[in-house]
Context: one part of a larger RNA
């Protein structure tokens, strides 16, 4: 090096986009760089192999053959893979018409409800629990009715529904703006795939500045409980949580399952477009692509499962793993305001 993996036994990078590189449809021609071949030259000797022999044998020694898997030059072949040049439409991307959607960004409007303040009405509790306390009320609460303020979240709809590449996205309207998909053409003519660095996105929670706080709550105070009880339970309550620059850059970032392409039995459900069919018309029936579930063959697996949305048979491309602890730690070295992140080991020991 070769050969083995990576849903759960160590392993899928959190996502994208995308440099390099590897990989790369169909066809004609040409070229020969690779690849095949032929020749010739080297490929020192010794070792080491096969054969013969010499010391009684072996170790040793001696001939002598092959072999030296390689370069290098010179003819030669042109399937294949690469270069060149034409062409092709089946990957791909474009146009044209349609609908779906909590995809993103700005701005504004809306009800319900917690809470706080004002007024009404009213009187002794309220409020909490297993049970109480602390707590809050005769300075008039808790309840109810009327009025404002103020912030945050958006019942039902609501669906193994949708959308986005992930994180993630849910009241209403408007403006901006990305992508999917679906129907019939037309049009470029391999323009694809993957991606090592790079680079850009990234839930929470944290951080700096400024704003803003109703609920709710790390920390903290009180009550209880208890052998204690720095906890679970109960009153409060600050950060935070929201908004507006900017950092951070992690997660059970899970489908614990990179990404693309193509094959390889069914049956069911559901959304989005489309075609038949049938109807006044929806529905129902057949049927097409795209997407989310569910069962289930073959096949595959340790077994649990998975099974066209493969973990199944194939190809090309990245990333990762190689006993447990030590340790995601030390050191270094990047990045961060810090918190700290990515890179990432030994000695020891079992």
């Nucleotide at each position: 090096c070769u050969g083995g993996g990576c849903g759960u036994a160590a392993a899928g990078g959190g996502u994208g986009c995308g440099u390099a590189g590897g990989c790369g449809g169909u066809u004609u021609g040409u070229u020969a760089a690779g690849u095949c071949u032929u020749a010739u030259g080297u490929g020192a000797a010794a070792u080491g192999c096969g054969c013969c022999g010499g010391c009684u044998u072996a170790a040793c020694c001696g001939g002598u053959g092959a072999a030296c898997u390689g370069c290098a030059u010179a003819g030669g072949a042109a399937a294949c893979u690469g270069g060149c040049a034409g062409g092709c439409u089946a990957g791909a991307g474009u146009g044209u018409c349609g609908g779906a959607g909590a995809g993103g960004g700005u701005c504004g409007c809306g009800g319900a409800a917690u809470u706080c303040c004002c007024g009404g009405u009213g009187u002794a509790g309220c409020g909490g629990u297993g049970a109480a306390a602390u707590g809050c009320g005769u300075a008039g609460a808790u309840a109810u009715c009327g009025g404002g303020a103020g912030g945050a979240a958006c019942a039902c709809c609501a669906g193994u529904g949708g959308c986005g590449a992930a994180g993630g996205c849910g009241g209403c309207g408007a403006c901006c703006u990305g992508g999917a998909c679906g129907a019939a053409c037309a049009c470029u003519g391999a323009c694809g795939c993957u991606g090592a660095g790079g680079c850009a996105c990234g839930a929470u929670a944290g951080c700096u500045g400024g704003g803003g706080g109703a609920g709710c709550a790390a920390a903290c105070a009180g009550g209880a409980u208890u052998a204690g009880a720095u906890a679970c339970c109960c009153u409060g309550g600050u950060a935070g949580u929201c908004c507006c620059a900017g950092c951070c850059g992690u997660a059970a970032a899970c489908g614990a399952u990179g990404a693309g392409c193509g094959c390889u039995a069914g049956g069911u459900g559901u959304u989005g477009c489309g075609g038949g069919u049938a109807u006044c018309g929806a529905c129902c029936c057949c049927u097409g692509c795209a997407g989310u579930g569910c069962c289930g063959c073959a096949g595959u697996a340790a077994a649990c499962a998975c099974a066209a949305u493969a973990a199944g048979c194939g190809c090309u491309c990245c990333g990762c793993c190689u006993g447990g602890g030590g340790a995601g730690u030390a050191c270094g070295g990047c990045c961060g305001c810090a918190a700290g992140g990515c890179u990432g080991a030994a000695a020891c020991u079992c």
Small-subunit ribosomal RNA, central domain from an uncultured Clostridia bacterium, 350 nucleotides, folded computationally. RNAcentral holds the full RNA, with entries from ENA and SILVA. Its Rfam family is "Bacterial small subunit ribosomal RNA". Its family is annotated with ribosome and structural constituent of ribosome in the Gene Ontology.